[in-house]
RNA sequence: CAGGCAGGCUAUCCUAUCGCCUCGUGCACGGCGCGGGGAGGAAAGUCGGGACAACACAGAGCACCAUACUUCCCAGACGGAAGGUCACACGAAGGUGUGAACAGCAAGUGCCACAGAAAAUAACCGCCUAUGUCGAAAUUCGGCAGGUAAGGGUGAAAAUGUGGGGUAAGAGCCCACGCCACGGUUUGGUGACAGUCCGUGGGGGUAAACCUUAUGGGUUGCAAGACCAAGUAUGCCGGUGAUACGGGUUGCUCGCCCAAUACCGGCGGGUAGGUCGCAAGAGGUAUCCGGUGACGGGUAUCCCAGAUAAAUGAUAGGACACGACAGAAUCCCGCUUAUCGGCCUGCCUGAUUU
Numbered sequence: 001c002a003g004g005c006a007g008g009c010u011a012u013c014c015u016a017u018c019g020c021c022u023c024g025u026g027c028a029c030g031g032c033g034c035g036g037g038g039a040g041g042a043a044a045g046u047c048g049g050g051a052c053a054a055c056a057c058a059g060a061g062c063a064c065c066a067u068a069c070u071u072c073c074c075a076g077a078c079g080g081a082a083g084g085u086c087a088c089a090c091g092a093a094g095g096u097g098u099g100a101a102c103a104g105c106a107a108g109u110g111c112c113a114c115a116g117a118a119a120a121u122a123a124c125c126g127c128c129u130a131u132g133u134c135g136a137a138a139u140u141c142g143g144c145a146g147g148u149a150a151g152g153g154u155g156a157a158a159a160u161g162u163g164g165g166g167u168a169a170g171a172g173c174c175c176a177c178g179c180c181a182c183g184g185u186u187u188g189g190u191g192a193c194a195g196u197c198c199g200u201g202g203g204g205g206u207a208a209a210c211c212u213u214a215u216g217g218g219u220u221g222c223a224a225g226a227c228c229a230a231g232u233a234u235g236c237c238g239g240u241g242a243u244a245c246g247g248g249u250u251g252c253u254c255g256c257c258c259a260a261u262a263c264c265g266g267c268g269g270g271u272a273g274g275u276c277g278c279a280a281g282a283g284g285u286a287u288c289c290g291g292u293g294a295c296g297g298g299u300a301u302c303c304c305a306g307a308u309a310a311a312u313g314a315u316a317g318g319a320c321a322c323g324a325c326a327g328a329a330u331c332c333c334g335c336u337u338a339u340c341g342g343c344c345u346g347c348c349u350g351a352u353u354u
Stems, first nucleotide, its partner, number of pairs: 001350010012319007020038008040325001044336002047334005052221004059254004064217005069083005084102001085100006103212002108210002110206003124152002126148003131145006160178006179202006186195003225276004235267006246258004283302008320323001
C1' cells in the first nucleotide's frame, strides 16, 4: 500500500424568514410575549424477556408450553462474555476461522425407502473337502449334504482396524498395537473436560421420532387500569343462601374468595365527553477503581418528544461524504429483517521499502 474478517461511532450540515407541537413563566388569558426542547439504528417485524396494572390476600396437582455442554454477567431472556467437545475450511505444522437442533438410544416403543442374499436368527458370487455320499475319462473333476463370512458385489450404513499365528478353508479363535463404549484408580482444572494406568465388553444410525430426565413458566394486557361530568327507562324477565347451587380465580381438579340495597344471565334504552396513567429512568455523558471479558462499583454532571386522526414543514442561499432503509403512540432490554455512504480500532494474507 492492497484485499479479507470482526467490532465501535455517524446517518447530511450551516445561515435567514415564515409555519407546527410541547414544557416553564408573565400578561390586558378566544390568545400573545420571553425562554428550553421536538422521530430511528433500526422507530420495522410483534419473535423473546421484563417493568407496571388488574384479577387477588395467597396456593397445590395434572395438562400444556419453553429451555438443555461448562462457568460467569444480567431485572430477565431462545440474550451476552470466556472456555470445553465434535464437525468443516485454510495451513507443512504451530495455529486461525466458522457452525452446532452439543441432556439421554446402556429405561421402553418405533423407523432406516430403493438396491442388495441379508439392515441383524443373513449367504448372491466365492473359499474348503479335514468329514459323508453319488457319478466319471479316477492322487483329478463335477453334483448333493455339510463348513465358512477372511475376498468380491449392492448400499448412506453389512458384525471394530492393521499385522502375525492358527485352520480343510476361515472367524477375536489366539497374540500385539490401535479404535469405540462402560466402570474404576490417579494428576491438572471452579467446571465442562484433558492426561496416565487397570478391568469388562464390541452391529450402526435416528429423539426439528414417540418418549425419559432436569430446570423454569398464574392469566390478561395501556384498547391494562383509576377518576370526573352529563344523560337515559329509580326499565322488564329469569337464577342463586354458605356441605349442595350461582359467579370469580387458566384448560381441568382440589383449595380459596364474593354474595340478596349483592352477584350472574337475557331483552330493551342512553352515553361514547374529559382528566390521569404519560415519561426522572434496570436513564445519558465524563472519569477513576475491580475484572481475561461481558460487566460491576464510586465520584461529578445533565434532563434530551409526549401527539390523540395523530406535531418537527416550506422557501432562499451555501458546503460536500451528493444523502440509502425509512416516521415514536405505556416504557425498557434483546433477537430477526432492510440499508446509500463516511470515520476509527484490532486481527489475518500478499506486495514493496528500510